[in-house]
RNA sequence: ACCUUAUCAAGAGUGAUGGAGGGAAUAGGCCCUAUGAAGUCCGGCAACCGGUACACGGUACACGGUGCCAAGUCCUACAGAAUGUUAUUAUUCUGAGAGAUGAGGA
Numbered sequence: 001a002c003c004u005u006a007u008c009a010a011g012a013g014u015g016a017u018g019g020a021g022g023g024a025a026u027a028g029g030c031c032c033u034a035u036g037a038a039g040u041c042c043g044g045c046a047a048c049c050g051g052u053a054c055a056c057g058g059u060a061c062a063c064g065g066u067g068c069c070a071a072g073u074c075c076u077a078c079a080g081a082a083u084g085u086u087a088u089u090a091u092u093c094u095g096a097g098a099g100a101u102g103a104g105g106a
Stems, first nucleotide, its partner, number of pairs: 002105007013042001015041003021032003026077004043069003048065003051061004073098001078095007
């Protein structure tokens, strides 16, 4: 890198360090950021897998492996529907696509 599958509206810092970027990629928006970005450490959240316990269709713990800690996966991109507009088109909803994370596979 590829395939399958589950989940993606909740939750998580007035800390230390650092010193200019960040929000996956492309495009367009819209945002965050010197009242301090990314990264690192600490802290925290969650409970996918393992583990342990139990009153075992499961529940609890948070010990191990991951993950996560602005905004719905920040929004749009493709298709369909509804509503409004003379119309270009706008808004909303559903689905697809893309993506993220876990587990499994080849």